Large-subunit ribosomal RNA, domain IV from Feifania hominis, 325 nucleotides, folded computationally.
Context: one part of a larger RNA
Formats: sequence, structure tokens, C1' cells
RNA sequence: GGGUUGUUAAGGAACUCGGCAAGUUGACCCUGUAACUUAGGGAGAAGGGGUACCACGCGAGUGGUCGCAGUGAAUAGGCCCAGGCGACUGUUUAGCAAAAACACAGGUCUCUGCUAAAUCGAAAGAUGAAGUAUAGGGGCUGACACCUGCCCGGUGCUGGAAGGUUACGAGGAGAUGUUAGGGGCAACCCGAAGCAUUGAAUUUAAGCCCCAGUAAACGGCGGCCGUAACUAUAACGGUCCUAAGGUAGCGAAAUUCCUUGUCAGGUAAGUUCUGACCCGCACGAAUGGUGUAACGAUCUGGGCACUGUCUCAACAACCCGCCCG
Repeated sequence: GGGUUGUUAAGGAACUCGGCAAGUUGACCCUGUAACUUAGGGAGAAGGGGUACCACGCGAGUGGUCGCAGUGAAUAGGCCCAGGCGACUGUUUAGCAAAAACACAGGUCUCUGCUAAAUCGAAAGAUGAAGUAUAGGGGCUGACACCUGCCCGGUGCUGGAAGGUUACGAGGAGAUGUUAGGGGCAACCCGAAGCAUUGAAUUUAAGCCCCAGUAAACGGCGGCCGUAACUAUAACGGUCCUAAGGUAGCGAAAUUCCUUGUCAGGUAAGUUCUGACCCGCACGAAUGGUGUAACGAUCUGGGCACUGUCUCAACAACCCGCCCG
């Protein structure tokens, strides 16, 4: 000097990113217990009191005794308020992340009529399932409550079949090569049939184009200008564009750049927090919206209690380091 453990005057979070760590609380009995609520909970809410031994009494109990202290040592919830997220119990990065991530019951869309769809496998075959649409597969959402608006122009999917386009195949007009033959003095020219090589029209499916439907399919959900008898603002009007121009609800939010927005609350003092406002850079309705009791080794803010976290450090025990041997 360090480690581990313990104690500490007065104060009591002034420490710190943050009460991290430590401490407080703690058992049993009695009492008492709020908001809210899905009426089950919340709840061990919170808060308060008691606890040994002896004598007597059936008992309730009465009387007495000792100590600073009676769950006499040890083991044994700190609590409350508000908000975000996720309903919940569960699952996860074996070895830096346990969470708001995953799952979940519930909701919804879609496929599948059984030799099912889907999946594994060149196949046989198997799973699905010794199941049969109240079943099975896939996608999204994620208890519950209230809800889930507009757009089918693009992409996808489903349906349609009139027209356009389109493969193999069918088809075989025509062309070319070859030459019996013919012509020519010759070079060479013409050239039937056959054979060979090509090959137009015509015909020909799905698909695509096309026509519809479909958003709890992928997705999308405007701009400019003017206007009210103070000002400001614009219920109102005009205009351009669009497939349609964001409805309800929420909103400086896990989303707000400007921003420590503005106002209010809390503090002596608050970039955090809570409640509002709405000018939403760039919320928004199953990539769900808004609430929500209960739950959470979750995150954020505040309070009570408590404390060596601190003011500010001290002491003790053991161990290490250091010195002598």
C1' cells in the first nucleotide's frame, strides 16, 4: 500500500450516469389495509401491537421475577407513487446482451375433398395421419376492451375467355443441288422424274397483352392561392395533380431535426420526469391504432425508511505485499 470482513460521532444521497454497493425490513400471532379492477385480484398492500420465565386457575386470565435486549444466537420481504414497453407463466445469444427480442392463448387471410395440400427422397417409400375442413399446411397479428377508415393505378394472387402475340408439332407453296435428255464446233447453257438440302402460307397450348375481382395481399394515403367589421386564424372559395389524398384515435412520443419547443406540476434550483398544447422535419389503424387490472432479476422519474455512497475519514481482525531471521 492492497484484499476480505466488521464497527463508527454529527449529518443522511450532499456520492454517482444512476442509491451501484452496503444497509433497512424480515419468523409467528393479533389488528388493519387505498386507488384501481377483467370483481379473481391489488394484498404480506400500507400502517400498528404482541412474543421470556414463575405461581395459581379447567379456562379466559390474574399476580409476580430477571435482563439493555425474550422469533435474546442463526436462518427469514424494504416500502410507496407515477409513467414507457410487453397482456400473462414461459423461451433466448452454452462462453460480454434475459430484453421492449422469440413464443403464447386469441384474431384473421390463404391453400388442401384424401393416393389431400405441404415436406423429405432421382425412386421405392415416408411424414402429414392410422388424421379427413370443429382437420392439416403456410403467412401476418398477438390476452382482454373499443375499434380497424380511403385507394385495385403499379406489383402479386384469383377468375375470364372475344381479340392480338407465341413454342414443339402438323403442313408443304416455292427454292437450291444432282442428271437421263436436248442445244452448242467448243467452253458451256437448258433441264423431266427420282433423290437430297431447305422451306412460305395455313394450323397449333399455357403464358404475355387484354377484361374483371382482391389490401388482416406487397404497398400508397397531395400542392398552390385567396377569404371574416382590430389583429390573428380560416369554417368558406378558386386552381393543379392523383389510384386515393391520412378517417377514428394518439401526438416534442422507444417516433420531434429545429429543441433544454411553450405552459403547468414537482425542486431553493429540473437538458430527465408528469400533465397539457399541436407548428406530426418524418404517428396512425392486424409491418395493427388507442386504452388496460394483473404480471416483470425490464426501462424511466419521484418519495418514505435506511445507511461509510458521500462530507471525510478513522479504527479493528485476518490475509497478501515489504523488512529481519